[in-house]
Notes: Predicted 3D model of a 1389-nucleotide RNA (small-subunit ribosomal RNA) from an uncultured bacterium. The RNAcentral record of the sequence draws on Greengenes. Its mean pLDDT, the model's own confidence on a scale to 100, is 82.

RNA sequence: GAACGAUGAAAAGCUUGCAUUUCAGGCGUCGAGUGGCGAACGGGUGAGUAACACGUAGGAAUCUACCCAGUAGCGGGGGAUAGUCUGAAGAAAUUCAGUUUAAUACCCCAUGUGAUCUACGGAUGAAAGAGGGCCUCUGAUUUAAGCUCUCACUAUUGGAUGAGCCUGCGUUGGAUUAGCUAGUUGGUAAGGUAAUGGCUUACCAAGGCGACGAUCCAUAGCUGGUCUGAGAGGACGAUCAGCCACACUGGGACUGAGACACGGCCCAGACUCCUACGGGAGGCAGCAGUGGGGAAUAUUGGACAAUGGGCGCAAGCCUGAUCCAGCAAUACCGCGUGUGUGAAGAAGGCCUGCGGGUUGUAAAGCACUUUCGAUAGCUAAGAAAACCUUGGGGUUAAUACCCUCAAGUCUUGACGUUAACUAUUAAAGAAGCACCGGCUAACUCCGUGCCAGCAGCCGCGGUAAUACGGAGGGUGCAAGCGUUAAUCGAAAUUACUGGGCGUAAAGCGUGCGUAGGCGGCGAUGCAAGUUGGGUGUGAAAUCCCGAGGCUCAACCUCGGAACUGCAUCCAAAACUGCAUCACUAGAGUACAGUAGAGGAUAGGGGAAUUCCCGGUGUAGCGGUGGAAUGCACAGAUAUCGGGAGGAACACCAAUGGCGAAGGCACCUAUCUGGACUGAUACUGACGCUGAGGUACGAAAGCGUGGGUAGCGAACAGGAUUAGAUACCCUGGUAGUCCACGCCGUAAACGAUGAUAACUAGCUGUUGGGUUUUAUACUCAGUAGCGAAGCUAACGCGUUAAGUUAUCCGCCUGGGGAGUACGGUCGCAAGAUUAAAACUCAAAGGAAUUGACGGGGGCCCGCACAAGCGGUGGAGCAUGUGGCUUAAUUCGAUGCAACGCGAAAAACCUUACCUACCCUUGACAUCCUUGGAAUUUUUCAGAGAUGAGAAAGUGCCUUCGGGAACCAAGUGACAGGUGCUGCAUGGCUGUCGUCAGCUCGUGUCGUGAGAUGUUGGGUUAAGUCCCGCAACGAGCGCAACCCUUAUCCUUAUUUGCCAGCGAUUCGGUCGGGAACUAUAAGGAAACUGCCGGUGACAAGCCGGAGGAAGGUGGGGACGACGUCAAGUCAUCAUGGCCCUUACGGGUAGGGCUGCACACGUGCUACAAUGGGAAGUACAGAGGGCUGCCAAACUGCAAAGUGGAGCGAAUCCCAGAAAGCUUCUCUUAGUCCGGAUUGGAGUCUGCAACUCGACUCCAUGAAGUCGGAAUCGCUAGUAAUCGCGGAUCAGAAUGCCGCGGUGAAUACGUUCUCGGGCCUUGUACACACCGCCCGUCACACCAUGGGAGUGGAUUGCAAAAGAAGUAGGUAGCCUAACCUUCGGGAGGGCG
Repeated sequence: GAACGAUGAAAAGCUUGCAUUUCAGGCGUCGAGUGGCGAACGGGUGAGUAACACGUAGGAAUCUACCCAGUAGCGGGGGAUAGUCUGAAGAAAUUCAGUUUAAUACCCCAUGUGAUCUACGGAUGAAAGAGGGCCUCUGAUUUAAGCUCUCACUAUUGGAUGAGCCUGCGUUGGAUUAGCUAGUUGGUAAGGUAAUGGCUUACCAAGGCGACGAUCCAUAGCUGGUCUGAGAGGACGAUCAGCCACACUGGGACUGAGACACGGCCCAGACUCCUACGGGAGGCAGCAGUGGGGAAUAUUGGACAAUGGGCGCAAGCCUGAUCCAGCAAUACCGCGUGUGUGAAGAAGGCCUGCGGGUUGUAAAGCACUUUCGAUAGCUAAGAAAACCUUGGGGUUAAUACCCUCAAGUCUUGACGUUAACUAUUAAAGAAGCACCGGCUAACUCCGUGCCAGCAGCCGCGGUAAUACGGAGGGUGCAAGCGUUAAUCGAAAUUACUGGGCGUAAAGCGUGCGUAGGCGGCGAUGCAAGUUGGGUGUGAAAUCCCGAGGCUCAACCUCGGAACUGCAUCCAAAACUGCAUCACUAGAGUACAGUAGAGGAUAGGGGAAUUCCCGGUGUAGCGGUGGAAUGCACAGAUAUCGGGAGGAACACCAAUGGCGAAGGCACCUAUCUGGACUGAUACUGACGCUGAGGUACGAAAGCGUGGGUAGCGAACAGGAUUAGAUACCCUGGUAGUCCACGCCGUAAACGAUGAUAACUAGCUGUUGGGUUUUAUACUCAGUAGCGAAGCUAACGCGUUAAGUUAUCCGCCUGGGGAGUACGGUCGCAAGAUUAAAACUCAAAGGAAUUGACGGGGGCCCGCACAAGCGGUGGAGCAUGUGGCUUAAUUCGAUGCAACGCGAAAAACCUUACCUACCCUUGACAUCCUUGGAAUUUUUCAGAGAUGAGAAAGUGCCUUCGGGAACCAAGUGACAGGUGCUGCAUGGCUGUCGUCAGCUCGUGUCGUGAGAUGUUGGGUUAAGUCCCGCAACGAGCGCAACCCUUAUCCUUAUUUGCCAGCGAUUCGGUCGGGAACUAUAAGGAAACUGCCGGUGACAAGCCGGAGGAAGGUGGGGACGACGUCAAGUCAUCAUGGCCCUUACGGGUAGGGCUGCACACGUGCUACAAUGGGAAGUACAGAGGGCUGCCAAACUGCAAAGUGGAGCGAAUCCCAGAAAGCUUCUCUUAGUCCGGAUUGGAGUCUGCAACUCGACUCCAUGAAGUCGGAAUCGCUAGUAAUCGCGGAUCAGAAUGCCGCGGUGAAUACGUUCUCGGGCCUUGUACACACCGCCCGUCACACCAUGGGAGUGGAUUGCAAAAGAAGUAGGUAGCCUAACCUUCGGGAGGGCG
C1' cells in the first nucleotide's frame, strides 16, 4: 500500500431494513517493493603457481562491520523516489512516459569534546529514529512537552578479532639452458594506496642478478602429517586440520568494513537452450541425480532433535553446514556357524607291497547349550534450554517496563521397529579361498605326451610329470582368500650414518696455475662456529606413555611427554676461525761442488746404401720353401779409382743416465731448464691440492714452401692358393727429412692421480758425502727378493696395492654406444661433451679340475721307417647297402656293422608272405563231468582236420576213492620273436693288457682343490731306488693258474725195444723197464755269480755256467671309468599294446629274388710252375642213429661186403709241400678254370624254385692289377696239407693241428693311437667345441619420408571490447544561494 472480515460514522437509493458507495482506527494472514544486516562465512576443487605461494622465526608504515571499555553528542529544515495507478513498446526477457507517496533512503543549515589539515593566523567534517512505561514538574482538557528503560544512530580514543605489507632461512629435476635485465638498479620530486615501496610518472646516475647456478625449460598446490625403515633416510600429501589458488575460458571494475566476489555485474570467446529471427537466457570444482569416459567409486533419502552459522528485542525463520539413515566385506575391530561324549575304527572315497593304510572321533548315535538370527514384549541416554508464572537483586521518581539469579509450570527426538533387557523357537538358518618342485609350511594316483598347458626367479611338459589337468589327502589363512597395480624394506645395489677405482665399471696423456678446500709451533685478545643454561615460540589433531568411557576391541575423552627446529639473553674459551705479536723443524734464497742421450741453434765427421763417370772383366745376376716378374752382350753382377746427394749415427751400451709426460744417443761451440751433495748464513708458513683456465703432448694425418739416398701405405707385376683385393718376391707414389702453421689423439701403461708422515730386512747397481779402509755409515735415485699387513685371488710389500691425513678426477649390470641429436674446437680428417627408445639374464675378474692346440719337453706301440706277402683290377664264394617283391622276417652301421647273431634257410628251422583252419587255446595251475593210457587201420582233403572201424582195461586203495594220462565244459587265465636296450638286470664290445684310478689321516688354500701321484734316475709297468709335508693303504702292474721247453722220481698197457732168445720178418712172440712216450709228483731261473757302468741305490751293458737269461715262448686273467656303445630276437624284467588275434595249427612260397655299389675270402694269371710216374716224414682230433678195414664191381663219385673198434689196441687215414725221373718251353698255353650241355652217384618223405660230389664235353675273364690300403719282428710272415664243431646232406667260413721256413728294423723327423710333465684357452654336450658377418623370411622398437594438424615461446606489427582515470564539442540538472536573469554544485558525453 492492496485485498478480505468485523466495528463505528456519513451520504445517496428505495422494497424501511436490505443493498451499494465513501471515510476512520484496531487485529490476523499472504505476496511484491523501499530501507537495514547478511550474501567476502560455511560447502567444493587442485587447473594454475618453483612464488614471500607455503613452513618457521621476526618486523613496521596500516585498515578492521558486528563485539567490549571510555569520552562527547543525537538541534533545525528540505526535495525526491520505488511501489501503486494510467498509458505505451516488445514473441519474450524487459523497458519507457505520466500522476501520486513514505522512511532509520537522500540533501542542506547549525553545534562540535574529540578528530583531520595548517603557512600556526586559521580552516574542514556528524547524526535517525523505533518500541515500551509513567505523570513528580508544565498545561483548563486533548495534542504536545517532560521523565525513564531497551534497541538503534553520530564523532572519537583504546581493546579484541580479522586482514593487508616487509624481511632472514628452508622448499623438485635439467648446464645437451651461461649469461639475464631498460622501470631494469638506485636517487630527487610529484602522484597513488588503508599503508611502505618504481606501485606509477618526470628528471638524474649506470647500475642490479649470476657456477653458493641467474635466465630458460620441464614437473608440482604447500604444511601439520601418512606409509616404510633399527636409524639415517626413501616415497607420498586421500580422509582430519592450517594456509594458498580457482569457480565455463580470458579481461574488468562496481558495491562494501571486507571481494576484483562459486549460486553478483559488464565485455570478449567457446558451448548449450528459447525465439515471432528483431533479440534474449545459462554456468553443479555445493548436496543428490543424468550422460560420457573408464579396471573402478554410493541415495534425485530424513531432520533442523543436537552442534554451529545468518537475521531478528523475541517468538521465530533460513541453513544438502551439520546430525542421521540408505548402498559397497573398501578398511579396522569384535562375534557366530555349535559343545561334550562316541571304535563296529561303519559305509562311501582314495591309495596299496592286497596284509592293510588314510579320510577319522570325523560322521551317525546319545547328552547339553542358544550367542547371532527369527517372532513378540518392555524400555534408557542423546534435552540443555527458550517462552510463561512466582520470588530476590539491579535500573528508575516509581511497586511500570527492562536486565539478571533462583524455584515452579508447560512442552521440544530426525535417528527409531534405537541400544540394553525379557519371553518363545529349534542344532535348528550360517565356510570359503589359495597353495602343496626349490626359495616356502604341505604328496600320492589317474589323464596328457615339448601337445594341452604352467611360470614371481630358477625352470617343468618329448609315455612311469610330487611343476600341466582332475581326484584323494595335506598345508596356510579364514568371512574372507587369491591376483593385479603401487610404495618402502631386504639393497652397504648412490655407501651422511655406510662403497669403490693394478687385472672385475672406474686415475684426466702430463705439467703450471685461478677460485675453492685443507694447513707447522708459542702467546694475547675477540666470541662467528662450538659447548652449557634461561626465556619465547614450535596451532589443534596424529605418534608415544598413563588413566577413563562404550560388555571387550576398533573407536572416543582427559592428562603428560614429545615436536630432535627457529629466535633471543646469559655464561665458558679447549678446538676451528678472526686480529696482533713472536718462532724455525715445512717451504725458499745465497755459497762451493757433482753427474747426465735434459732442451734450442750453428758448424764439423767417418762407415754404409744408392746414383753418375772411368778402368779391369764376362755371362749371368738377383730372388725364393721352390720359382717367376725384374736387371744384363747397348756389357749387368763382381772388383778398383773418382765424384754427387740425402738420411741415420755401429762398437762403447747396461735391470745404465736425464726429463713432468711425450721422449732424448756421432763430435764441437754458444745459449739455456732442472736435479743431487756439503757446510754455513738469511727470509719467516711464504705450504699442499687444484673445478674452470693455460702450456706441452708419440705416430699417422692436413696446409704452404723446400728436399728425397734408403725404406715404403696406395698402385703395378710375379708367385702361392679352390680363390688370395694377404702373408713371399720385383718395382714403386704419397710419406718418412727441413722450415712455418694446424691436429690433440694412443695398450699416451706401472693399465697404479698428487703431496706429507709412519711401518723388518737382504742383494745388485747409478751419482754424491764421509772415512779409523769394515767392499762399513749416510743422502738422492734405479732394479731383484722378502717381514708384518693388505688383497676375491693373482699379487703388492719404505719406489705399497700396508697404516693415516688433505685435495682433485672418475665408477654404479651387459648390449644399444663412446653412438645419435645439440653445443664447442678444427681447413679437413675428426676431437670433445654426451643420451634415449629397445633388448638380454646375464656380461665380467681371478683362480681350479679336465678336455683340446697345424704349443713345448720326455716316452711307448708293426705307429712310421726297413722288409716280406697281400687287398684294390679278373672269375667265383660269402656278407651288406640299394633296387625289386605278396614276402624278399628281424637285429648289427666309423675304428668297435658288413664269412657279424647264424658251430650250417630244400621241408623243419622261420620269426616273413599267400591260402585254409582253431578260439580256455600248441603250453601252466585250479574246478566239474566222462574215460585207463595207448596202439592199429579205412575214407575225404594239399594238409591241419573231419567222419568212422578195431584192439586194449593197467597201478595203489581204508572200496568212499586216489595218482599219472586222455577227452569235453566253464571261467579265472594262457599266449605274443608285438613296442620301448633312451625304463632295466645279466652278458658283451671298445679305449686297452694302456699304466693308470683312488682313499684314510696330516698339511696348504676363504674355496673349487692341491699335496701324496710332482722332481732326479730306472723299468714292459705308479716297476724299483733316491729325494721330498707328507705318512700309509686299496683297485690295477707283476706273481700265484694252464700250456710249452730240460732233468729227476714213480708207474708200464693198448705205447716203447737198448741188450737176450724165437720169428711167418710185422715189437709179431717170449721177455725187458733202459730209451721214446704217456701222466702224477718234484727240480730248475733268482740279475743268483763275475766284470764294467751308475750316486756306495734301483738298474743297465757284457760274460760265465745252463735245456732255458733277464716278465724264456704262448694262454687265461681286462683297474676307476667312457661311448644313454650293442642286445627286450638267448634269458630275465617294469610299463604300454593285442585277446575268434599282433595268439595257435597246416600246405605252398620267401629268407637264395638282380641294372648296380662296398666289405671279407677262395682260385688264378704260371716254369721257384703245370702234368705223369715212383717214393719219405706229422701232429692234433673224431667215432655205435657212429668210424668203417680186407676183398670184389665201377674210369669215378660210389656200390657190394662185412672183419675190427665205445677205441694209446680198430677205423677215419693215402698227409701235402718235399725228394727222384720224364714231359711241357713262354703261348691265353699241357697256364687258368668260370660258364654251359650231357650222363651219373649220395643223402633225404622230397634236391623244380634251392644240395654236395663224379665222369665226358665246353674252356669265359685273367699276362700281377689306378688312387688308395691291410697283415706281420721268429719257429713269426709266407707256403703246405690234416682234423674238428655244426650236420641226414651241404665250407673257399670258423676253431684247432703239425710240415717246410725267411727278410728287415738306420732310427723316432713325419702319419695314427696312447702315457707323464708343462703352457695357452672366450672350450666343459669339452675342437665333431665355441663363434663372426652378409643374405632370405617373420616379428619388436626406433628413424627417414611429399606433407599436414596442434601446443608453448621470443621479437616486431595491425586491429582493439568492457572498464578505470583524465579531457573536448555539446547537452541535462529537485534540495543550497539569488538581484529571480542566474549562480554554486552535480551528471551525461